[in-house]
Context: one part of a larger RNA
RNA sequence: AGCAAACGGUGAAUGCCUUGGCAUGUAGAGCCGAAGAAGGACGUAGUAAUCUGCGAUAAGCCUCGGGGAGUUGAUAAACGAACUGUGAUCCGAGGAUGUCCGAAUGGGGAAACCCCGCCAGGCCCGUGAGGUGACCUGGUGACUCCCGCCUGAAUAUAUAGGGCGGGUAGAGGGAACGUGGGGAAGUGAAACAUCUCAGUACCCACAGGAAGAGAAAACAACAGUGAUUCCGUUAGUAGUGGCGAGCGAACCCGGAUGAGGCUAAACCGAUCAUGUGUGAUAGCCGGUAGGCGUUGCAUGGUCGGGGUUGCGGGACUUUUCUGCCAAUUCUACCGAAUGGUAAGGGUUAGAACGUUGUAUAGACGAACAGGAUUGAAAGCCUGGUCAUAGAGGGUGCGAACCCCGUAGUCGAAAUGCAGCAAUCGCCCGAGAAGUAUCCCAAGUAGCACGGGGCCCGAGAAAUCCCGUGUGAAUCCGUCAGGACCACCUGAUAAGCCUAAAUACUCCUACAUGACCGAUAGUGAACAAGUACCGUGAGGGAAAGGUGAAAAGUACCCCGGGAGGGGAGUGAAAUAGUACCUGAAACCGUUUGCUU
Numbered sequence: 001a002g003c004a005a006a007c008g009g010u011g012a013a014u015g016c017c018u019u020g021g022c023a024u025g026u027a028g029a030g031c032c033g034a035a036g037a038a039g040g041a042c043g044u045a046g047u048a049a050u051c052u053g054c055g056a057u058a059a060g061c062c063u064c065g066g067g068g069a070g071u072u073g074a075u076a077a078a079c080g081a082a083c084u085g086u087g088a089u090c091c092g093a094g095g096a097u098g099u100c101c102g103a104a105u106g107g108g109g110a111a112a113c114c115c116c117g118c119c120a121g122g123c124c125c126g127u128g129a130g131g132u133g134a135c136c137u138g139g140u141g142a143c144u145c146c147c148g149c150c151u152g153a154a155u156a157u158a159u160a161g162g163g164c165g166g167g168u169a170g171a172g173g174g175a176a177c178g179u180g181g182g183g184a185a186g187u188g189a190a191a192c193a194u195c196u197c198a199g200u201a202c203c204c205a206c207a208g209g210a211a212g213a214g215a216a217a218a219c220a221a222c223a224g225u226g227a228u229u230c231c232g233u234u235a236g237u238a239g240u241g242g243c244g245a246g247c248g249a250a251c252c253c254g255g256a257u258g259a260g261g262c263u264a265a266a267c268c269g270a271u272c273a274u275g276u277g278u279g280a281u282a283g284c285c286g287g288u289a290g291g292c293g294u295u296g297c298a299u300g301g302u303c304g305g306g307g308u309u310g311c312g313g314g315a316c317u318u319u320u321c322u323g324c325c326a327a328u329u330c331u332a333c334c335g336a337a338u339g340g341u342a343a344g345g346g347u348u349a350g351a352a353c354g355u356u357g358u359a360u361a362g363a364c365g366a367a368c369a370g371g372a373u374u375g376a377a378a379g380c381c382u383g384g385u386c387a388u389a390g391a392g393g394g395u396g397c398g399a400a401c402c403c404c405g406u407a408g409u410c411g412a413a414a415u416g417c418a419g420c421a422a423u424c425g426c427c428c429g430a431g432a433a434g435u436a437u438c439c440c441a442a443g444u445a446g447c448a449c450g451g452g453g454c455c456c457g458a459g460a461a462a463u464c465c466c467g468u469g470u471g472a473a474u475c476c477g478u479c480a481g482g483a484c485c486a487c488c489u490g491a492u493a494a495g496c497c498u499a500a501a502u503a504c505u506c507c508u509a510c511a512u513g514a515c516c517g518a519u520a521g522u523g524a525a526c527a528a529g530u531a532c533c534g535u536g537a538g539g540g541a542a543a544g545g546u547g548a549a550a551a552g553u554a555c556c557c558c559g560g561g562a563g564g565g566g567a568g569u570g571a572a573a574u575a576g577u578a579c580c581u582g583a584a585a586c587c588g589u590u591u592g593c594u595u
Stems, first nucleotide, its partner, number of pairs: 001594009015580001016545002020516002022513007029505002031173002039101003042055003046079002049075003061095006070083003106115003116141007123133001124131002143170002145167007177208001178206005188195001192242001218225002229256004239247002260497003263441001267305010282295001283292002285335006310475001312440004316434006323341003328337002344428004350424002354420007362410003368383004384401002386390001392404003446470007456482001477492005532539002552579001555566004
């Protein structure tokens, strides 16, 4: 020096474990904000730091409930000082306080800072009226919009503008879902240009707990359906397509849910403006008589009534049928019209009260002992018990009967939500006949040109939506049924609202897993979006395990210490805070063999 064996060191794999994750399901909740949010800065305990909580009333204050013996949050003990059956700590509900920044909003600003005006109070001076400030406390002061009032130019009326007062108005945030406005490319087509990817990603605006859509100018086909939405199917069909790659419906049918309403116009009344009108054959509900005297008529505006439909509807004219009451329509009589109310019906897409249920704290809750082994019994042996409870977890080892729980049963002062009943509010009369007249949503529909979107790439290209231009009709009307025409059929555009079935999960609770088990599972089981890196946008870790219990080694010895040897604890110390197990690489010691 090599080989081998044994024993060590180093090292951290492996095994076992889990406080943390991941995924799914069910139920709930689904917005917060100028009454100052989300998110932060700085403070705050008797004692330094970080986290948690809280805000100068600062690990907390008040009230109402629960609960019942200890308590003063965690790392994390120790000391000190306190509280508590006159019910603390703790849990729930409702309040109070809530520094500074932040939409940030008195002005400024390099966020958490600087500076100012006004009002009130305090302090100070003064006998008082009152006064003062580099002081203190509280309040108030952004912009826009809306409402009301007052003013008010060019310019007479007006308007713009200005001023004052009021507003729980708006602004900002939020994981995904939603609607709208913009809108790619890698890719595929085995290249590439139409095409595809894809109206996707991404950007912007805005809304809600859902949004959007929605009560046929719809589908269909000679038979019928009857708002919308979603699912299944139709169907990878009909189609479209450098007829390439690809893209790709609808009707019928089966289900989920189920809900329908309000205007515009014609006509009537009131009122305002403009024009016009006449002394009586304008008008004042009709007839007769009287009376009044511009109250009229036309056009336009505002308000109230009326009216809302496609077997067309309504206005208008005539007419029938429910109760009661009232006054009005210039006066008298006759007639007519109008209004209100009740009964009845409808309404939570109105309100509050009550009651029931439910959510946010909780409560009760069965049944086991002995023996041996062991450090320890829940495993073993023996004999029992409960079960509407043998889910699960903990306890010094596999525990239905030790503990927490579990099945089952009960519970709310306060606040929220849902159902129900009655009350209040609000809404509502039903027909018949006539068809002469009037109305039935206009720069709209349509058309031309240019685009977009539909299964549909300009095609024979309807239907739908934009831009430019042009430009109808009013029910004997208009639109659609895939160019267009005829017939037939269906619908009634150019106004508005509308729950449910549907989408999603930042969040809450419960449950589940042929999901992970510390190089895995979230980036993060630990002071993690931390340390650290970067001017910044941004990037972004590593790091779990003594033991049942600290019982964490008193005391002695060596040593400056570190560290070790005894002793002691413990079942174990080769479990000693470099701590479970402790592989390999790597480094040694001893022994044997070879040289």
Record summary: Large-subunit ribosomal RNA, domain I from Cryobacterium gelidum, 595 nucleotides, folded computationally. Its Rfam family is "Bacterial large subunit ribosomal RNA". Its family is annotated with structural constituent of ribosome and ribosome in the Gene Ontology. Its mean pLDDT, the model's own confidence on a scale to 100, is 81. NCBI's taxonomy places the organism under Bacteria, Actinomycetota, Micrococcales, Microbacteriaceae, Cryobacterium.